This is a predicted structure of a 104-nucleotide RNA (SAM riboswitch aptamer (S box leader)). It matches the Rfam family "SAM riboswitch aptamer (S box leader)". Rfam links the family to the GO term regulation of gene expression. The prediction has a mean pLDDT of 86.
[in-house]
């Protein structure tokens, strides 16, 4: 590497400091010199974890993670409804991603 399980419509900056890229892949559609990525400060959340109460479970703090454009920014496969068909739109489940805890 890899398995297992949980979540993945909410929420987070009119700071600094850098200086051209960024949004996982491919398509699409975006975002950026009115300043991308990184780094620092600062927010958000409540998976772990510490109190406390408890019947289930739930208050509470923030130590490790984590994340702060667009629903994981949509579609990648499958069925299904609408549609006389084609387009196209919506729905479901499912692949992949991601992130937490275990495992290995």
């Nucleotide at each position: 590497a890899c398995c297992u399980u949980a979540u993945c419509a909410a929420g987070a900056g009119u700071g600094g400091c850098a200086g051209a890229g960024g949004g996982a892949u491919a398509g699409g559609c975006c975002c950026g010199a009115u300043g991308a990525a990184g780094c620092c400060c600062g927010g958000c959340a409540a998976c772990c974890u510490g109190a406390c109460u408890u019947a289930g479970a739930g208050u509470c703090a923030a130590g490790g993670u984590g994340c702060c454009a667009a629903u994981u920014c949509c579609u990648a496969c499958a069925g299904a409804a609408a549609g006389a068909a084609a387009a196209u739109u919506u729905c479901u489940g499912g692949u992949a991603g991601a992130u937490g805890a275990g495992g290995g």